A computed fold for a 346-nucleotide part of an RNA from an uncultured bacterium, annotated as small-subunit ribosomal RNA, central domain. Its mean pLDDT, the model's own confidence on a scale to 100, is 88.

Context: one part of a larger RNA
């Protein structure tokens, strides 16, 4: 390499925009590059394959055929693919209308909790635990009552709910500002899928400069518990957790299942539209679940939201261990992050 493959055995890129490639709807007409036909030139001989022959057979030799799967030139043919041209509307956008929603960014503002001030009532205790003890308290602790400050989260609604490419979104409210979906007809007319490189978003932790700092709470102190406890539990407690910029760029970034289109029994929930009915309830368009048919899988199990039956384009695997390691490269302030062997060895 070929091939067969990726839910879970090795394997889908975190995730989107997109370039170069690929791939690519329906009718006509040109054209003949690809393609299919015919003709001629090469396409060294040995060499290989048949068939005969020639050494007593073989090996060997010999003669005629084949092959030389190629490559140039002619001359057709045009289904399909290209290229060019003229339509077309089922793909795709685009405008319009009415809903949709925790999409996104900035400001506003509330109440519950915590905690700390002060002040009032009020007395021995309070906290914790599986029992304790450290801790806090007559300098008046905890409790309770009012006032004020202070950071962060947003109970209940709340749900297999909902949006959002993904990470990821949740009190109210207001501007800004996106997006799907329905639905009507009108517009454009393949303008389309898919994507190396590439450039943009990516949780938590972590970095830098500033700021805040209520709770929580690595690190670190103590107390317990143990044989021993550099842990589970207790009391404290710094960085952080929080805001503004800038880096980092990784996760079980999972549905462990890449992405587009078409087809292939039902049944029962729900979420926004549209429709038909008084109602009850049906239809259908696009989500989100459950269970199942036929397929499909080693098998669990997946089954119209495929792991089915197909086209297309891209990503990735190819025994364990060595190793996501070394070296070298690029990124990065550093941690590091990418890329990514090999000897050995089973």
């Nucleotide at each position: 390499u070929u091939a067969g493959g990726u839910u879970u055995a090795a394997a889908g890129g975190g995730u989107g925009c997109g370039u170069a490639g690929g791939c690519g709807g329906c009718u006509g007409a040109a054209u003949a590059a690809g393609u299919c036909a015919g003709g001629g030139g090469u396409g060294a001989a040995a060499u290989c394959u048949a068939a005969c022959g020639g050494c007593u057979u073989a090996a060997c030799c010999g003669u005629u055929a084949g092959u030389u799967u190629g490559c140039c030139u002619u001359u057709g043919a045009c289904a399909c693919u290209g290229u060019u041209u003229a339509g077309c509307u089922a793909g795709a956008g685009u405008a319009c209308g009415a809903a949709c929603g925790a999409g996104g960014u900035a400001g506003g503002c509330g109440g519950a909790a915590u905690g700390u001030g002060c002040a009032g009532u009020g007395u021995a205790g309070c906290g914790g635990u599986g029992a304790a003890a450290u801790g806090c308290u007559u300098a008046g602790a905890u409790a309770u009552u009012g006032c004020a400050c202070a950071g962060a989260a947003c109970a209940c609604c709340g749900a297999u709910u909902g949006c959002g490419g993904a990470g990821g979104c949740a009190g109210c409210u207001u501007a800004c500002u996106a997006g799907g979906c329905c639905g009507u007809u009108a517009c454009u007319g393949a303008c389309g899928c898919u994507g190396a490189u590439g450039c943009a978003c990516g949780a938590a932790a972590g970095c830098g400069u500033g700021g805040g700092g209520a709770u929580c709470a690595a690190a670190c102190a103590g107390g317990a518990u143990u044989a021993g406890a550099u842990a589970c539990c207790c009391u404290g407690g710094u960085a952080g957790u929080c805001c503004a910029c800038g880096c980092c760029g990784u996760a079980a970034a999972c549905g462990a299942u890449g992405g587009a289109u078409a087809c292939u029994a039902g049944c029962u929930g729900u979420u926004g539209g549209a429709u038909c009915g008084u109602g009850a309830g049906g239809u259908u368009c696009a989500g989100u679940g459950g269970c199942u048919a036929a397929g499909c899988a080693a098998a669990a199990g997946u089954g119209a939201u495929a792991a089915g039956u197909a086209u297309c384009c891209c990503a990735c695997c190819u025994g364990g261990g060595g190793a996501g390691u070394a070296c070298g490269u690029u990124c990065g302030c550093a941690a590091g992050a990418a890329u990514g062997a090999a000897a050995c060895u089973c």

Its Rfam family is "Bacterial small subunit ribosomal RNA".